[in-house]
RNA sequence: CAGAUAGUUUUCUAGGGUUCCGCAGCUGCUAGCUGGUCAGGUCCGAGAGAAAACGCACAGCAUCGCUGUGACACGGAGGGAAAAAAGCCCGGGAGAU
Numbered sequence: 001c002a003g004a005u006a007g008u009u010u011u012c013u014a015g016g017g018u019u020c021c022g023c024a025g026c027u028g029c030u031a032g033c034u035g036g037u038c039a040g041g042u043c044c045g046a047g048a049g050a051a052a053a054c055g056c057a058c059a060g061c062a063u064c065g066c067u068g069u070g071a072c073a074c075g076g077a078g079g080g081a082a083a084a085a086a087g088c089c090c091g092g093g094a095g096a097u
Stems, first nucleotide, its partner, number of pairs: 007054006015044002020041002022038001023035005056070006072092001074095001078090003
């Protein structure tokens, strides 16, 4: 300095909060207000978590598609999201090794 072996998507998990639902409390009780210091359903959700599909690279087959393999990854502060927050996004960034 480079990067498909560091790609894309989906489902899920750790995690996250509080729009909606539920829960709890209060009130003037078909409802309203307050509470996420409410375990929860909906919801958000990982580069450094999991799985799958499609790709990519290489090798094999004996051939135009099938099989196999695919390592490593310490990390702020700050900012962004019309509910909000986060391991989300900036970001495999700054920096460190």
Molecule: Guanidine-I riboswitch aptamer
Organism: Terribacillus halophilus